[in-house]
RNA sequence: UAACUGUGUAGAGGCGCAUUUUUUAUCAGUAAGCCUGUUGAAAACCGCGGGGUUUGAUGAUGCAGGCCGAAAGGAAAAAAUGCCGAAGGAUUUCUUCUCCCGCGGGAAGUUUUCCUGGUUAUAUAGUUAAGAGCUAUAUAACUGUCAUCAGUUUUUUCUGAUGGAGCGCUACCAAUGGU
Numbered sequence: 001u002a003a004c005u006g007u008g009u010a011g012a013g014g015c016g017c018a019u020u021u022u023u024u025a026u027c028a029g030u031a032a033g034c035c036u037g038u039u040g041a042a043a044a045c046c047g048c049g050g051g052g053u054u055u056g057a058u059g060a061u062g063c064a065g066g067c068c069g070a071a072a073g074g075a076a077a078a079a080a081u082g083c084c085g086a087a088g089g090a091u092u093u094c095u096u097c098u099c100c101c102g103c104g105g106g107a108a109g110u111u112u113u114c115c116u117g118g119u120u121a122u123a124u125a126g127u128u129a130a131g132a133g134c135u136a137u138a139u140a141a142c143u144g145u146c147a148u149c150a151g152u153u154u155u156u157u158c159u160g161a162u163g164g165a166g167c168g169c170u171a172c173c174a175a176u177g178g179u
Base pairs, nucleotide, nucleotide: 008172009171010170011169014084016083017082018081019080020079021078022077023076024075033067034066035065036064037063038062042055043054044053045052046104047103048102049101050100051099087116088115089114090113094109095108096107097106098105117143118142119141120140121139122138123137124136125135126134127133145164146163147162148161149160150159151158
């Protein structure tokens, strides 16, 4: 001189949380594409309305059969990374995408406020191809932490009950105040 931070530092809960990669099953003999028969004028671009574009009697669309035949998302396992409001959800602001406009819906990011200590199971609802998984609510159990009460203890501790919440809890440093 410049930049960053500034109610600090380090930790604990456990089938702990999140992300990424690889493999595997599922998705599915599904979608798309092609062929045959039939039907005979509409069909597609998230829903509705308006517009636009593309395909279509050289047969759209629907139905039946045949050939060929995926992928994404989600899941399991392993490995790695970042962590302990880890993370998840609801709500609000703004931006981008979904052919254009309006009203909705969806996806990604951002932002305001609020809720949830964590895990599991059951029920309901939503999501999904799905009885898987995920999310929300309710109930129950287990578990960690603190407080209070009771008992116990080599008075460090252990056991039980009740209750609270992570803006918490434990240890340490510094400062301030008290003894």